[in-house]
RNA sequence: CAAUAUAUGUGGCAAAUUUUAUGAAAGUAAAAGACGCAAAGCCACGGGUCUAAAGUGAUAUCUAAUCACCAUGACAGCCGGGUUGCCAAG
Numbered sequence: 001c002a003a004u005a006u007a008u009g010u011g012g013c014a015a016a017u018u019u020u021a022u023g024a025a026a027g028u029a030a031a032a033g034a035c036g037c038a039a040a041g042c043c044a045c046g047g048g049u050c051u052a053a054a055g056u057g058a059u060a061u062c063u064a065a066u067c068a069c070c071a072u073g074a075c076a077g078c079c080g081g082g083u084u085g086c087c088a089a090g
Base pairs, nucleotide, nucleotide: 012037013036017032018031019030020029021028022027035077041083042082043081045080046079047078048075049074050073055069056068057067058066059065
């Protein structure tokens, strides 16, 4: 110096919920708040999950409504993968 395992300390992140903003929605952002997290940092690449505005089809019937399909919208705090990285006794 690097890798693996791991103790302690400093520090870090922030679920549910509430408020505001934004969005068709799922969600996201900020503030409050801590269930948890050693990558709960970052990347939608594979699987998975959520949503369905637009579009397509059906019902219906003249323009509204309902239903189905669909990601081009999301989730990194679902799993895998990629990538970066703090402390660190023995």